The RNA shown here (transfer RNA) has 73 nucleotides and comes from a Bdellovibrionia bacterium. Its Rfam family is "tRNA". Rfam links the family to the GO term triplet codon-amino acid adaptor activity. The family's RNA type in Rfam is transfer RNA. Its mean pLDDT, the model's own confidence on a scale to 100, is 81.
RNA sequence: GCGCUCAUAGCUCAGUUGGUAGAGCACCACCUUGACGUGGUGGGGGUCAUAGGUUCGAAUCCUGUUGAGCGCA
Numbered sequence: 001g002c003g004c005u006c007a008u009a010g011c012u013c014a015g016u017u018g019g020u021a022g023a024g025c026a027c028c029a030c031c032u033u034g035a036c037g038u039g040g041u042g043g044g045g046g047u048c049a050u051a052g053g054u055u056c057g058a059a060u061c062c063u064g065u066u067g068a069g070c071g072c073a
Base pairs, nucleotide, nucleotide: 001072002071003070004069005068006067007066010025011024012023013022019056027043028042029041030040031039049065050064051063052062053061
């Protein structure tokens, strides 16, 4: 330098052909306990790496950029 894969909540990840973004763990409140833990109920938390484009509508399609991994030279 070229090619491929990846980037979604604090962490690990899902998101089935474009139609208002989810799970588990973690966190907060309440119930339960003498207390802690376990268990139960509810809640908060996301500019879907970033900048554009296509579209009525984009995490999803296209292009650039950044970062990580792998391969080739």